[in-house]
Context: one part of a larger RNA
RNA sequence: GGCGUGCGGUGGAUGCCUAGGCGCUGAGAGGCGAUGAAGGACGUGGGUGGCUGCGAAAUUUUCCGGGGAGUUGCCAACCGAACAUUGAUCCGGAAGUGUCCGAAUGGGGAAACCCGGCGGGUGUAAUGACCCGUCACUCCAUCCUGAAUACAUAGGGGUGGAAGAGCGAACCAGGGGAAGUGAAACAUCUCAGUACCCUGAGGAAAAGAAAACAAUGAGUGAUUCUCGGAGUAGUGGCGAGCGAAACGGGAAAAAUAAGCCUAAACCGAUUCGACGAAAGUCGCGUCGGGGUUGCGGGUCCGCGGUAGGAUCUCAGAUUGUUAGCGGAACUGCCUGGAAAGGCAGACCAAAGAGCGUGAUAGUCGCGUACGCGAAAACGAACUGAGGCCGAGCGGGGUACCCAAGUAAGGCGGGACACGUGCAAUCCUGUCUGAAUCUGCCAGGACCAUCUGGUAAGGCUAAAUACUACUCAGCGACCGAUAGUGAACAAGUACCGCGAGGGAAAGGUGAAAAGAACCCCAGUGAGGGGAGUCAAAAGAACCUGAAACCGCAUGUCU
Numbered sequence: 001g002g003c004g005u006g007c008g009g010u011g012g013a014u015g016c017c018u019a020g021g022c023g024c025u026g027a028g029a030g031g032c033g034a035u036g037a038a039g040g041a042c043g044u045g046g047g048u049g050g051c052u053g054c055g056a057a058a059u060u061u062u063c064c065g066g067g068g069a070g071u072u073g074c075c076a077a078c079c080g081a082a083c084a085u086u087g088a089u090c091c092g093g094a095a096g097u098g099u100c101c102g103a104a105u106g107g108g109g110a111a112a113c114c115c116g117g118c119g120g121g122u123g124u125a126a127u128g129a130c131c132c133g134u135c136a137c138u139c140c141a142u143c144c145u146g147a148a149u150a151c152a153u154a155g156g157g158g159u160g161g162a163a164g165a166g167c168g169a170a171c172c173a174g175g176g177g178a179a180g181u182g183a184a185a186c187a188u189c190u191c192a193g194u195a196c197c198c199u200g201a202g203g204a205a206a207a208g209a210a211a212a213c214a215a216u217g218a219g220u221g222a223u224u225c226u227c228g229g230a231g232u233a234g235u236g237g238c239g240a241g242c243g244a245a246a247c248g249g250g251a252a253a254a255a256u257a258a259g260c261c262u263a264a265a266c267c268g269a270u271u272c273g274a275c276g277a278a279a280g281u282c283g284c285g286u287c288g289g290g291g292u293u294g295c296g297g298g299u300c301c302g303c304g305g306u307a308g309g310a311u312c313u314c315a316g317a318u319u320g321u322u323a324g325c326g327g328a329a330c331u332g333c334c335u336g337g338a339a340a341g342g343c344a345g346a347c348c349a350a351a352g353a354g355c356g357u358g359a360u361a362g363u364c365g366c367g368u369a370c371g372c373g374a375a376a377a378c379g380a381a382c383u384g385a386g387g388c389c390g391a392g393c394g395g396g397g398u399a400c401c402c403a404a405g406u407a408a409g410g411c412g413g414g415a416c417a418c419g420u421g422c423a424a425u426c427c428u429g430u431c432u433g434a435a436u437c438u439g440c441c442a443g444g445a446c447c448a449u450c451u452g453g454u455a456a457g458g459c460u461a462a463a464u465a466c467u468a469c470u471c472a473g474c475g476a477c478c479g480a481u482a483g484u485g486a487a488c489a490a491g492u493a494c495c496g497c498g499a500g501g502g503a504a505a506g507g508u509g510a511a512a513a514g515a516a517c518c519c520c521a522g523u524g525a526g527g528g529g530a531g532u533c534a535a536a537a538g539a540a541c542c543u544g545a546a547a548c549c550g551c552a553u554g555u556c557u
Base pairs, nucleotide, nucleotide: 001556002555003554004553005552006551007550008549009548015542016507017506020478021477022475023474024473025472026471027470028469029467030466031167032166039101040100041099042055043054044053046079047078049075050074051073061095062094063093064092065091066090070083071082072081106115107114108113116135117134118133119132120131121130122129137164138163139161140160141159142158143157144156145155171202172200173199174198175197176196182189186237212220213219224251225250226249227248228247234242235241259459260458261457262403266289267288268287269286270285272283273282274281275280294437296402297401298400300395301394302393303392308389309388311387312386313385314384315383316382318380319379320378321377322376324372325371326370330345331344332343333342334341346363347362348352354366355365356364408432409431410430411429412428413427414426415425418444439454440453441452442451443450494501495500514541517529518528519527520526
């Protein structure tokens, strides 16, 4: 020195565990904000570093409920001082306070700072100082004032407004809008109207009451979602690919079905303007009535005033949410450190879900099945009353109205599954530009017949999408290199000027019983006794693999 064996050290794999995650289900909630949010800074405890809570009334104050014996949150003890059956701590509801920054809004500003005006107050001899309130902009309503320029208007000013502003995970609508890629290259095409950016809204959004489908003399009857139709019909450098609809079955709706409101004709009122000497007439506009349809309807004339309603207010009973309460039934012996284990004999069960307790508990604890409960606040649907809104019937003539720079057309684009194609339909940049029911549009070029409908205004629940958040529950999901980046002081430490990047790190024991005292020693580190414990498991603490390092020993050279 090699190999082997034994005993150690180091190290932290493995096993076991779970305080945390991941995914989903069912409910709820679906927003917060100038009454100052989200998020922060700084403070705040008797002693206080961090977390949590709170705000100079500061680990809290008041009231109303619950609850019933200890309490002064956590890491986390300790010292001190207190509170509490005259009901504390704690839990719920309602209120109070709520520094400074932040949309931040009196002005400024390098966020958490600086400097003001006005009114009121404290204080001072007076000033300074301090306290309370108020002072941004835009919009809306209303009033006053008021140029060029006579009326007017622009502009200016006052008062009022819980108006707007900012934040928020996804879902939704609109405005913009790629490329890597695929086509085995690539340009039309595809990826894809995707990612991403912007704007806006709601608990959903969007869509929606036929200028719809369909069809040969048959029918359907707003929208949305879904299964099929169907990878069909089509479209396509007819390549790669893209890819419907009618129609049928369901969801919804309801117990007989969700539909409605405007514009116009016509009537009335009226600011203003024109004409006029005046009376007044006419016109733009505004307000009220009227009216809303396709078997065309309305205007006009006559009759009639209800059924009902998705609307507002109030009241009532019911119910739910935000604290809670009751809630059955077991003992003995044995082993053991410990009984829930074993043995024996019982009991409950609308409860044998689960968790905990010194090992494995229906009957020990928390619970579970089942049942009960609210002073206060909020929600839901229902009933009643009141307000508000509000179907209709008949008739004839008249030809007044029935949404205009619209429909439609040309050119250029875009959307439709549809790439210009025979290309209907929808949108529109540009140039043109109708008709009013004897009208107009559609039925995939176009024309005729026929059929269906009534554009150019608007509203509309449910079925549908999503989950930052709350509650309850589930898992052939993970178990500390896994599962969230984060089971721990985690978006922390640390890195970066910054945008941003971003860790590692869990486990003594049933209980600290956390090792009094003695010895070695640097008033060490560490160790040896003693003691605790079931066991040192000894805090660098469960188990404690391997690499690696020793000591002892055997053997070989």